[in-house]
RNA sequence: UUCCGAUAAGGGCAAAAUCAGUGAAAGCUGACGACGCAAAACUACGGGCCUAAAGCCAGGGGCUACGGUAGCCGGGUUGCCGAA
Numbered sequence: 001u002u003c004c005g006a007u008a009a010g011g012g013c014a015a016a017a018u019c020a021g022u023g024a025a026a027g028c029u030g031a032c033g034a035c036g037c038a039a040a041a042c043u044a045c046g047g048g049c050c051u052a053a054a055g056c057c058a059g060g061g062g063c064u065a066c067g068g069u070a071g072c073c074g075g076g077u078u079g080c081c082g083a084a
């Protein structure tokens, strides 16, 4: 230094639910709250998944991302600690 990851030390993040805001929705943000997390830090590049406003087809339904998801997986970037 890399791999690796303790019932180590010091810290960090915060699922669901609820409330408020925002958005067409999915979702996001804040508060509260901890299910979990060693990258649960950043990045929509590849795949997946969610939504479907506009648009298109249609005729009461379907397709579609230029919207999301990094806490679905992979890739990329950066990073704390150090037992085996």
Stems, first nucleotide, its partner, number of pairs: 004082002012037002018031005035071001041077003045074003048069003055063003
Model confidence (mean pLDDT): 89 of 100. Predicted 3D model of an 84-nucleotide RNA (c-di-GMP-I riboswitch aptamer) from a Syntrophomonadaceae bacterium. Of the family's consensus pairs, 95% are formed in the model. The sequence was found by an Rfam model in a public genome assembly.